Background:
A computed fold for a 372-nucleotide RNA from a Candidatus Aminicenantes bacterium, annotated as Bacterial RNase P class A. The sequence was found by an Rfam model in a public genome assembly. The model forms 97% of the base pairs in the Rfam consensus.
RNA sequence: GAAAGCAGAUGAAGAAUCGCGCCAUUUUCAUAAUGGUGAGGAAAGUCCGGACUCCGCAGGGAAGGGUGGUUCCUAACAGGAACUGUCUGCCAGAAGCAGAUAAGGAAAGUGUCACAGAGAACAGACUGCCCCUUGAAAUAGCUGUUAUAGUUAUUUCAAAGAGUAAAGGUGAAAAGGUGAGGUAAGAGCUCACCGUUUUGAUUGAAGACAAUCAAAACUGAGAUAAACCCCACCCGGAGCAAGGCUAAAUAAAAGGUGUUUAAGGCUGUCCCGGCCGAGACCUUUGGGUUAGCCGCUUGAGCAGUUAAGCGAUUAAUUGCCCAGAUAAAUGAUUCUUCAAGACAGAAUCCGGCUUAUAGUCUGCUUUCAGGU
Numbered sequence: 001g002a003a004a005g006c007a008g009a010u011g012a013a014g015a016a017u018c019g020c021g022c023c024a025u026u027u028u029c030a031u032a033a034u035g036g037u038g039a040g041g042a043a044a045g046u047c048c049g050g051a052c053u054c055c056g057c058a059g060g061g062a063a064g065g066g067u068g069g070u071u072c073c074u075a076a077c078a079g080g081a082a083c084u085g086u087c088u089g090c091c092a093g094a095a096g097c098a099g100a101u102a103a104g105g106a107a108a109g110u111g112u113c114a115c116a117g118a119g120a121a122c123a124g125a126c127u128g129c130c131c132c133u134u135g136a137a138a139u140a141g142c143u144g145u146u147a148u149a150g151u152u153a154u155u156u157c158a159a160a161g162a163g164u165a166a167a168g169g170u171g172a173a174a175a176g177g178u179g180a181g182g183u184a185a186g187a188g189c190u191c192a193c194c195g196u197u198u199u200g201a202u203u204g205a206a207g208a209c210a211a212u213c214a215a216a217a218c219u220g221a222g223a224u225a226a227a228c229c230c231c232a233c234c235c236g237g238a239g240c241a242a243g244g245c246u247a248a249a250u251a252a253a254a255g256g257u258g259u260u261u262a263a264g265g266c267u268g269u270c271c272c273g274g275c276c277g278a279g280a281c282c283u284u285u286g287g288g289u290u291a292g293c294c295g296c297u298u299g300a301g302c303a304g305u306u307a308a309g310c311g312a313u314u315a316a317u318u319g320c321c322c323a324g325a326u327a328a329a330u331g332a333u334u335c336u337u338c339a340a341g342a343c344a345g346a347a348u349c350c351g352g353c354u355u356a357u358a359g360u361c362u363g364c365u366u367u368c369a370g371g372u
Stems, first nucleotide, its partner, number of pairs: 001368010012337007020038007040343001044354002047352005052239004057273001059272004064235005069083005084103001085101006104230002109228002111224003126168002128164002131161001133159011176194006195218010243294004252285006264276003301320008
């Protein structure tokens, strides 16, 4: 210097002409004039959490669902910040840095771990090692005979029996490790030093935890809970088509239950309790209303400065007002700057998460080339 990857920011700005929506003011009250303003970082997904609105139980419990290291931030959250543990990378290693994390419990219980392997957790004997008995062979010694032979020791092979879990093999994972003693051969069998688990103490930390020590146990306390399960904490429902107002119009009929011994209803299911309850309910058939207004955008709002804090963030102060359509406005053309071509359009609002993304800029990592 170039390229690739990852992460973050941005993803348009200004002027003119015409057109459209909303707001304010004026007015000749016609939507006429003037001014201001008008689609995103994700508006997408509808996955979390709320604000707000309504429901005569938003009471207790069960079932069910959600969350799961600690502390803090926030209206709240499965979000964010910092820290701890574990794992991974860089490094000979450590420290340190970076990244990931669904990170309570396996000693309450039930499951699962293919194949291979003797054996996979109430887990074991394949190859081997050692010993006794029986048979065979070889070597050496001793005894004895005319010769055949007998006996002892060692080694090898085979059969059967008993011991072993140290060595080897299988596997992702196999009965803690090293050393010494001991044994027929071996084994925590014994010992020393380590290791694992549990419990306790001391010190440091707000805490999760960290360091050190002690005791007990283990010599099979394996792995797995985004397997069932156990533990701890949390959980009314429905949703702007919520809900409210105005105008206009209208038609009821049949059946059933049953009034204190209460059928039925009360915004997820079931039980208990509570409340309403006969003009109160349930089922079926049929009729009227589909028009307009509000909700509707001043917000847990945005920007600057100062202070506190490692940080997320908080407080004070100054300034600003930045879409509210309703079959759906926010557009078209030209010029300039320029990367402007991607992904893509508000519908009650806000805080997160996830997904998509041309180009430009910034940072990190890797590779290549050149120079020092």
Record summary
Its mean pLDDT, the model's own confidence on a scale to 100, is 77.